This is a predicted structure of a 349-nucleotide part of an RNA (small-subunit ribosomal RNA, central domain) from Petunia axillaris subsp. axillaris.
RNAcentral holds the full RNA, with entries from SILVA.

[in-house]
Context: one part of a larger RNA
């Protein structure tokens, strides 16, 4: 610089916001920069090609012509791409009308269980595959409108819903973000998006709180040739709050985002309508979103299949035999673990 791919073979960044770029509806006009046409200049001689011709012939040699790309000048061409101008409403957004949901943060309340103190009460009790360690007459187990704390929120529940992704469930108040419908007005305002920003379970780490209940490490009792386990008896960080801090996961749909097109059947959520009804269910129907199932069609097969792995467009990441190696060394972040970038390294098969 060309090709090929990325669901599991190597390969979509965890998610998103957005800046340079790239790419971009739909009609008229202009203009000629990209685009295409024609003539001319030049791109040295040699050489390659062609003719003729010269050395006996060839190889060589003269002499004459000529291609094809570029690159400049100029003349024209307007369909396409790009300037400029003028409109248009499907594409994007919005003031307004509803509905559904109940996502994230605060602020108050709820009842169930556990444990811990208290009462009553008087020999066990827990735990195993079987035991033991453990615990109790220094009152345990056990019961009881008594009390206190922490941390979760049983049924409802669903194959459901909501969010960019992480994620999110008791009940209210308040206050916030998007979505989906339906309808106006404005008129391309779009789509991806290097780098950059924010947001990112779990565990880790710093400060301070707080600690019910399980429970890394750690200790025991067993179990075994052993047994740093696996069952059991403690139990400590951490689990929870506030303020930071790390920035990783099989962060999976193993599926990057966008728009357009392409048989159907079955079934849940939201909503908007039609027909009927006293209403309301029930049926048809339009949009959005979420399941199964299946036909072309693709796939190396599994399988995907209008929610596409199908058939086309545009942007950005990434990929190139297996180990070494997600290491080394430099660098940037970080209190550290540790994170990010990242070797055609040597060497090996």
């Nucleotide at each position: 610089u060309u090709g090929g791919g990325c669901g599991u073979a190597a390969a979509g960044u965890g998610u998103c916001u957005g800046u340079a770029g790239g790419u971009g509806g739909c009609u008229u006009u202009u203009u000629a920069a990209g685009u295409c046409c024609g003539c001319c200049g030049u791109c040295a001689a040699a050489u390659c090609c062609c003719a003729c011709g010269g050395c006996u012939c060839a190889a060589c040699c003269u002499u004459a012509g000529a291609u094809g790309g570029g690159u400049g000048g100029u003349g024209g061409a307007a369909a396409c791409u790009g300037c400029a101008a003028a409109g248009c409403u499907g594409g994007a957004g919005u003031a307004c009308g509803g509905u559904a949901a109940g996502g994230g943060a605060a602020a108050a309340g709820g009842g169930a269980g556990u444990u811990u103190c208290g009462g009553u009460g008087g020999a066990g009790c827990g735990g195993u595959g079987a035991a033991a360690u453990g615990u109790g007459c220094a009152g345990a187990g056990a019961u009881c409108g008594g009390a206190a704390u922490g941390a979760a929120c049983a049924c409802c529940a669903a194959c459901a819903a909501c969010a960019a992704a992480a994620g999110c469930a008791c009940u209210c108040u308040a206050u916030u973000g998007g979505g989906c419908c339906g309808a106006c007005a404005c008129g391309a305002c779009a789509c991806u998006g290097a780098g950059a920003g924010a947001c990112g379970a779990a565990a880790u780490c710093u400060a301070g709180g707080g600690g019910a209940g399980a429970a890394a490490a750690u200790g025991g009792u067993a179990u075994u040739a052993g047994a740093u386990a696996c069952c059991c008896c403690a139990a400590u960080a951490g689990u929870c709050c506030u303020a930071g801090c790390u920035g990783u996961a099989a962060a999976u749909g193993a599926u990057u985002g966008a728009u357009a097109c392409u048989a159907g059947g079955c079934g849940g959520u939201g909503u908007g309508u039609g027909u009927a009804u006293c209403g309301a269910c029930c049926c048809g129907u339009g949009u959005a979103g979420u399941g199964u199932u299946g036909u072309a069609g693709c796939u190396a097969a599994c399988g995907c299949a209008u929610u596409a792995a199908g058939u086309a467009u545009c942007c950005c990441g990434u990929u190139u035999g297996g180990g070494g190696a997600g290491u080394a060394c430099g660098u940037u972040c970080g209190c550290a673990a540790g994170a990010a970038u990242a070797a055609u390294a040597a060497c090996u098969c």